A computed fold for an 87-nucleotide RNA from Sporomusa malonica, annotated as c-di-GMP-I riboswitch aptamer. Taxonomically the source falls in Sporomusa (Bacteria, Bacillati, Negativicutes, Sporomusaceae). The prediction has a mean pLDDT of 81.
[in-house]
RNA sequence: CAAAAUUCGCGGCAAACUUAUCGAAAGAUGAGGACGCAAAACUAUGGGUCUAAGGACAGAUUAGUCUACGACUGCCAAGUUGCUGAU
Repeated sequence: CAAAAUUCGCGGCAAACUUAUCGAAAGAUGAGGACGCAAAACUAUGGGUCUAAGGACAGAUUAGUCUACGACUGCCAAGUUGCUGAU
């Protein structure tokens, strides 16, 4: 210097759940809380998943189908950045 990531050190993030706020919802953010994570950092670019306000169609008294311009990177891939490196 490079690679691996079974274990070690420093540091970091924070699932479920609770609560407040925002949102039509999915979900997001703050606080508490830790299941986990070497990229659980960033980007919705490809696939995937969730929602369906608005819109379209249907329907005609109460409710259907489709649709992302809304979300998820802690689903996978890709791109960018990045700690340690004892062995």